[in-house]
The RNA shown here (transfer RNA) has 74 nucleotides and comes from Elusimicrobia bacterium RIFOXYB2_FULL_50_12. Its Rfam family is "tRNA". It is annotated as a transfer RNA. The organism belongs to Elusimicrobiota, within Bacteria. The sequence is in RNAcentral, with records from ENA.
Parts: sequence; C1' cells; structure tokens
RNA sequence: GCCCCCGUAGCUCAAUUGGAUAGAGCGGCUCCGUCCUAAGGAGAAGGUUGGUGGUUCAAGUCCGCCCGGGGGCG
Repeated sequence: GCCCCCGUAGCUCAAUUGGAUAGAGCGGCUCCGUCCUAAGGAGAAGGUUGGUGGUUCAAGUCCGCCCGGGGGCG
C1' cells in the first nucleotide's frame, strides 16, 4: 500500500428481509431484608448505535469518506 471482518449502556452481547418505544445479562444506584453485613427480593436509572455526509416515507441495519481494533496478502 491492497483486501476482509468488527465498532450498540461502565463491561459482555442481542436487535429477522430496512419498519412500531434500541433490548438482555453482569455491574453501579435506591428500597426491602438483617443487630450490622451477606444471601435473597423489588424498583428506577443509564445510549450522539465510533465520527461525518448521503440514499429512503423510514437507517443500528444500505452507500461514500474519515477514525479506532483485529486478520490476511505484498
């Protein structure tokens, strides 16, 4: 330099052929529980879907460029 894959919550990951309010587990928080803590139970919160532009009635999903990570070739 060229090619391929990946980037979504603090962490690990879902999200069907583009379609309804982007979810789950863990973690953190609040409450219950207990003499205190823990186990266990209940609840609420947490997101620029890497960035930017485009296509579309509609984009996490498709396209261009850029950034980051991994792999292959030279």